[in-house]
RNA sequence: CUUUGCAAAAGGCAAGCUGGAUGAAAGUUCAGGCACGCAAAGCUACCGGUCUAAUGGUAUAUACCUAUGACAGCGGAGCUACCAAA
Numbered sequence: 001c002u003u004u005g006c007a008a009a010a011g012g013c014a015a016g017c018u019g020g021a022u023g024a025a026a027g028u029u030c031a032g033g034c035a036c037g038c039a040a041a042g043c044u045a046c047c048g049g050u051c052u053a054a055u056g057g058u059a060u061a062u063a064c065c066u067a068u069g070a071c072a073g074c075g076g077a078g079c080u081a082c083c084a085a086a
Base pairs, nucleotide, nucleotide: 002086003085004084005083012038013037016034017032018031019030020029021028022027036073042079043078044077046076047075048074049071050070051069056065057064058063059062
């Protein structure tokens, strides 16, 4: 440097739950004791997808559409990185 993550070890992340904060919502964030899982579950909304619909629009009083709001733990792509083995 390349490939791989079968084995071992060190270290890491943390779904869900409870409480607080924030937000229109989706969601995000902090704390707690646990641990569904992850070899990029580190970062980036670039492509597809998904969630929400405040705002705006249409019909009209309750529906539908709408991202400028989100999801990187949905897939792809790009960038970066620990340990080990070959």
Molecule: c-di-GMP-I riboswitch aptamer
Organism: Colwellia sp.